[in-house]
Context: one part of a larger RNA
């Protein structure tokens, strides 16, 4: 040097993207404890006190001789001074810097954000807000069940189960609650009409050629090749349902006796024009929005506004106590983090010897 480790006047976060790392706190008896709350909880909440030997005392417990009773006479029970454990308070002493005398042993607390919770996860950068998850709902199955795995099986899961089963799909405890649109997409329903495949069906057409015809050509039967009308299902088309299906949920203009604003009124477009709640938000570009609060000073936090660029109601909406190695922000303690650095110890390395 370096890398572990120890203490450190005076301050105490001034360090830093952050208190990151350290330090603080720590046992166990007492006393006491808020807000919220699903009444469990929050709680070890916080924040105070005590703790060692020695003597005496008191009161409890435990045993249980001796003894006393009791009776089912028993290796029986029941009380039980003493005596021995032991636990708890009173007084009154004695040492030392320090009595949980060492080791080991929570720092605390306010607001908010997502997630309800215990739990899963990127073996070897991500533990989380992602999964999952009780619980909601919605659709499918009636059993040889739907779904699944298989090239097939008289295969095997579903189940040795049976709609309070089971698989498919979202959502994701609990609380209050989930508004409008079936126009399109998509599904489930219907079947009158339209369209429609093969197959049916066979009007007419060709080739062949027996025959007839001088010829040109006509041409029966049979083979054989197209082949029109008619019939034809499912599906589309059509007509209803259907949103915890895939989705969707507006514009211009004018209007009240200062001004502003617009309850109001007028066009226009749609399937139908975002309801309750939320809101500059994990969602707000303009944005460090504006006002307030906390700081001497705060893009960040808190609590409001509402101009929502582009929230929004089971891709849930909004609340929520408990939990959280999550995430943002402050406050207290405390500290070599810092102001600013110093001296120690181990251990290696390099120099010089």
């Nucleotide at each position: 040097a370096u890398g572990c480790u120890g203490u450190u006047a005076a301050g105490g976060a001034a360090c830093u993207c952050g208190g990151c790392a350290a330090a603080u706190u720590a046992a166990c008896c007492c006393c006491g404890u808020a807000a919220c709350u699903u009444c469990g909880g929050g709680a070890a909440a916080a924040g105070g006190g005590g703790u060692g030997c020695c003597c005496u005392u008191u009161g409890a417990g435990g045993u249980u001789c001796a003894g006393a009773c009791c009776u089912u006479u028993a290796c029986g029970g029941u009380c039980a001074a003493a005596g021995c454990c032991c636990c708890a308070g009173g007084g009154g002493g004695c040492c030392g810097c320090a009595g949980a005398g060492a080791a080991a042993u929570g720092g605390c607390u306010g607001c908010u954000g997502c997630a309800a919770c215990u739990g899963u996860u990127u073996a070897c950068u991500a533990a989380a807000a992602a999964c999952a998850c009780a619980g909601g709902u919605c659709u499918g199955u009636g059993c040889a069940a739907a779904g699944u795995c298989a090239a097939a099986a008289c295969g095997a899961c579903g189940a040795c189960g049976u709609a309070u089963a089971c698989a498919g799909a979202c959502u994701g405890a609990c609380g209050c609650c989930u508004g409008c649109c079936c126009a399109a997409u998509g599904c489930u329903g219907g079947a009158a009409g339209g369209u429609u495949a093969a197959g049916a069906g066979g009007a007419g057409g060709g080739g062949u050629u027996a025959g007839c015809g001088c010829a040109a050509g006509c041409g029966a039967a049979g083979c054989u090749c197209c082949g029109a009308a008619u019939u034809g299902a499912a599906g589309c088309c059509c007509c209803a349902g259907u949103g915890a299906a895939u989705g969707g949920c507006g514009g211009c203009c004018g209007u009240a006796a200062c001004u502003a604003u617009g309850a109001c009124g007028g066009u226009c477009c749609u399937a139908a024009g975002g309801u309750a709640g939320c809101g500059a938000a994990a969602u707000u570009c303009c944005u460090u929005g504006u006002c307030g609060g906390g700081u001497a000073a705060g893009u960040u936090c808190c609590g409001a506004c509402c101009c929502g660029c582009a929230c929004g109601a089971a891709a849930g909406g909004c609340g929520u106590a408990a939990u959280g190695a999550c995430a943002g922000u402050g406050g207290c303690u405390c500290u070599g983090u810092c102001u600013c650095a110093a001296c120690g110890g181990c251990a290696u390395g390099c120099u010089c010897g």
Molecule: large-subunit ribosomal RNA, domain IV
Organism: Planctomycetota bacterium